[in-house]
Context: one part of a larger RNA
RNA sequence: UUGGGCGUAAAGCAUAUGUAGGUCGAGAAUGUAUUUUUGUAUUUAAAAUUUAAAACUAAAUCUUAAAUAAAUAUUAAAAGUUAUUAUCUAGAGUUUGGCAAAAGAUUAUGGAAUUUUAAAUGUAACGGUAAAAUGUUUUGAUAUUUAAAAGAACUUCAAUAGCGUAGGCAAUAAUCUAAACCAUUACUGACAUUAAAAUAUGAAAGUAUGGGUAGCGAAAGGGAUUAGAUACCCCUGUAGUCCAUACCGUAAACAAUGAGUGCUUAUUUUUAGAAAUUUUUUAGAAAUUAAGCUAACGCGUUAAGCACUCCGCCUGGGGACUACGAUUGCAAAAUUAAAACUC
Numbered sequence: 001u002u003g004g005g006c007g008u009a010a011a012g013c014a015u016a017u018g019u020a021g022g023u024c025g026a027g028a029a030u031g032u033a034u035u036u037u038u039g040u041a042u043u044u045a046a047a048a049u050u051u052a053a054a055a056c057u058a059a060a061u062c063u064u065a066a067a068u069a070a071a072u073a074u075u076a077a078a079a080g081u082u083a084u085u086a087u088c089u090a091g092a093g094u095u096u097g098g099c100a101a102a103a104g105a106u107u108a109u110g111g112a113a114u115u116u117u118a119a120a121u122g123u124a125a126c127g128g129u130a131a132a133a134u135g136u137u138u139u140g141a142u143a144u145u146u147a148a149a150a151g152a153a154c155u156u157c158a159a160u161a162g163c164g165u166a167g168g169c170a171a172u173a174a175u176c177u178a179a180a181c182c183a184u185u186a187c188u189g190a191c192a193u194u195a196a197a198a199u200a201u202g203a204a205a206g207u208a209u210g211g212g213u214a215g216c217g218a219a220a221g222g223g224a225u226u227a228g229a230u231a232c233c234c235c236u237g238u239a240g241u242c243c244a245u246a247c248c249g250u251a252a253a254c255a256a257u258g259a260g261u262g263c264u265u266a267u268u269u270u271u272a273g274a275a276a277u278u279u280u281u282u283a284g285a286a287a288u289u290a291a292g293c294u295a296a297c298g299c300g301u302u303a304a305g306c307a308c309u310c311c312g313c314c315u316g317g318g319g320a321c322u323a324c325g326a327u328u329g330c331a332a333a334a335u336u337a338a339a340a341c342u343c
Base pairs, nucleotide, nucleotide: 004314005313006312007297008296012311014201015200016199017198021194022193023192025088026087028085029084030083033081034080035078036077037076039074040073041072042071043070044069049067050066051065052064053063055061091191092188093187094186096183097182098181103177104176105175106174107173108172109171110154114150115149116148117147118146119145120144121143125136126135162169163168206247207246208245209244210243211242215241216240220236221235222234223233258310259309260308261307262306263305266288267287268286269285270284271283272282273281274280275279292299293298316343317342318341325336326335327334328333
């Protein structure tokens, strides 16, 4: 390289948009460019293989001849591809009318709880644990009541539910913005699909500047436990967690399952519609399964089944999500990515 693969053995980029490139609807006409097949002609056919003949003595061997082949030109046919032209509506999109939703951004508002502060009542403990101690408390704690402040998170509803490209999204209201689905009429007329490069988004932690800081809480301090205890348990507690604006660009970013299209049993539950109220149907979300697939587990119309198109990726374990180099970054680091050696 060919071939084979990528749920769990190595292997699907975190996700999307999208350029080049690849691939791509229907029926016509024209061209006959391309591919395949057929006939004819020309040219070249070394070795090998097969067949035949000669030499030798039989084989082997050797020599000769033929066949098997390829290229070019041309004729004819078929099929798909392709190009051009005009056309069509099944893909795709737009319009109209509905409908559901924690989809996003901004602003405002709300109640419960926690903590703190002030005041009142009240007296000896509180707190914590397996048990304790550190800790708080007669300078009156804990508890109860009243008032105030602050920050963060939103009980029930809540679901196997819903929405979003993914990350993710849950108090209430308003404003702005996006997408899906259903039904029907009209319109465009292949406008599609995939996707190197590129661009955008991307949990948590972390970084920078400025705010904020109730609770929780890396680090740190103390108390226990223990042979020790740089831990698990307890008392404190700084960064952080929150907001704004910039970075970072990674996760078991998982369904460990790339995207798109078509086809292929049955039953049950459920969300949003439509027809209609028996039920059917469209788009999702789930559970059992037929065939089939799979090494097995299992998957099974939301495929890991049967096929097609395109991209990404894999090639024994370690060394190594490393070194060097390059690019990015304030940094932390990220991306790309070997070899020696060893089993």